[in-house]
A computed fold for a 368-nucleotide RNA from Flavihumibacter sp., annotated as Bacterial RNase P class A.
């Protein structure tokens, strides 16, 4: 030094002329100066908030999403940092990547095909008896298969099996020692068919609804007008995310013995008429950067410094030099420079990127 793959930062600058949009100063008809002015993702609309409005009476059942420990966070399905599994490398210490790591001793599916058989095994082969037709024993040796009854080594046995010893595996429980913890070691007892729950399921936390065209307030104007069914507090509508049960609000007056009637209300439709206009929400914030300090870090805390679009059918631009970066050229120089574009914000997650810088792994050269 080259490939290859993981992670993170940047991803256009400067001047000059013209022209645009807030805002702030003079001028106050206008028109001058000043300072700013589209992102790391502004994109998806996939978490979570803030912030507005509206319900809040609970209780069941359903639905979703999340699931090793411990921290940070306003908070999260995000980040830190561990601890186990798994794959890659490496004699090994250990690195590096991945993880949808709750639970298979609640309980119901599944495990294709090949195979005798996926768990009430017996296809070659092995032993024993044999009237040669077959009957018995037994799973250690071979085949199928991701996976075949814990592995190996040695006794024993007709022939073998945890049948029996030795040293190992793996699961439970049991207390011991280190850890906050998840776990780890290292003994004792006693078990050995698995796998799969991004397969129903169980277990444990957690969930109200809309969204800036949320929402608040000024203004202007029409028609304070009609039709039509329904309702009478003994309860029509409404309301509480989805169903239940509960539970809350909820619409008069006159006349009449009454039956009902006449105006109004509610609720539920029909046809007509008027408005589309301003301000506010809008951008000093869980804000940015940085010295120290505390942490293993995410990340917090004192300081100090700084304000970096706010538009409304929608401004943030266009030219001409230089500069940076890429490729081609011996050179003058010639091409190009991605992926896109604020709209209430913010903290993440996901996707697209043409080029530049940094770092980690791992593979091959070469040099020492």
């Nucleotide at each position: 030094c080259c490939u290859u793959c993981c992670c993170u930062c940047c991803g256009g600058g400067c001047u000059a002329u013209c022209g645009c949009g807030c805002g702030c100063g003079g001028u106050u008809u206008u028109c001058c100066g000043c300072u700013c002015g589209a992102g790391g993702a502004a994109a998806g609309u996939c978490c979570g908030g803030a912030c507005a409005g509206c319900a809040c009476a609970g209780g069941g059942c359903a639905a979703u999403a999340c699931a090793c420990c411990g921290g940070c966070u306003a908070a999260c399905g995000g980040c830190c940092g561990g601890g186990c599994u798994g794959c890659a490398g490496g004699c090994a210490a250990c690195u590096g990547c991945a993880g949808a790591c709750a639970g298979a001793c609640a309980g119901u599916g599944c495990c294709a095909c090949a195979g005798a058989a996926a768990a009430u095994a017996a296809c070659u082969a092995c032993c024993c008896c044999u009237u040669c037709g077959g009957g018995g024993g037994a799973a250690a040796a071979g085949g199928u298969g991701a996976a075949a009854a814990u592995g190996u080594g040695g006794g024993g046995u007709a022939a073998g099996a945890g049948c029996c010893c030795a040293c190992g595996g793996u699961c439970a429980g049991c207390g011991g020692c280190a850890g906050c913890a998840a776990u780890g070691c290292a003994g004792c007892u006693g078990g050995c068919g698995g796998g799969u729950a991004a397969a129903c399921c169980u277990u444990g936390u957690a969930u109200g609804c809309u969204g800036a065209a949320a929402u608040g307030c000024c203004a202007u104007g029409u028609a304070u007008a009609c039709c039509g069914g329904u309702g009478g507090u003994u309860g029509a509508g409404g309301g509480c995310g989805g169903c239940c049960c509960g539970c809350c609000c909820g619409a008069u007056g006159c006349c009449g013995c009454a039956a009902g009637g006449c105006a109004a209300c509610g609720c539920c439709g029909g046809a007509g008429g008027g408005u589309a206009g301003g301000c506010a929400g809008c951008u000093a914030g869980a804000g940015u950067g940085u010295u120290g300090c505390a942490g293993u870090a995410a990340u917090g805390c004192c300081g100090c410094a700084c304000c970096g679009a706010g538009a409304u059918a929608a401004a943030u631009g266009a030219u001409a030099g230089c500069c940076a970066c890429u490729g081609c050229g011996c050179a003058g120089g010639c091409a190009g420079u991605a992926c896109a574009g604020a709209a209430u914000c913010c903290g993440g997650c996901u996707u697209a990127c043409a080029g530049g810088a940094g770092g980690g792994a791992a593979g091959a050269u070469u040099u020492u």

Annotation:
NCBI's taxonomy places the organism under Bacteria, Pseudomonadati, Chitinophagales, Chitinophagaceae, Flavihumibacter. The gene name in the source record is rnpB. The sequence is in RNAcentral, with records from ENA. Its Rfam family is "Bacterial RNase P class A". Rfam links the family to the GO terms ribonuclease P activity, tRNA processing and dimeric ribonuclease P complex.